This is a predicted structure of a 96-nucleotide RNA (SAM riboswitch aptamer (S box leader)) from uncultured Caecibacter sp.
[in-house]
RNA sequence: UUCAUCAAGAGCAACGGAAGGACUGGCCUAAUGAAGUUGCGGCAACCUACAGGAUUGUAAGGUGCCAAUUCCAGCAGGAAUACCCUGACAGAUGAA
Repeated sequence: UUCAUCAAGAGCAACGGAAGGACUGGCCUAAUGAAGUUGCGGCAACCUACAGGAUUGUAAGGUGCCAAUUCCAGCAGGAAUACCCUGACAGAUGAA
């Protein structure tokens, strides 16, 4: 840079000791213990392996993930008191 996906799913313990949710605003999480590290566990199925003519199925080796829709909105359009809806941007993950 390109392509695909992002409404589902899945957490405990030890250490640690105040932050975290990408950014900005909001709104949340957190001393009933944040980030981080480690151990064990789990989810999913992008790549992979196997079976199959194929749709697909099984497994889980490489990644990824395990508060809230990517937590919501940021730009444009629709609708409109408001709520809301659609698409893009940004971001994340995978593959090349």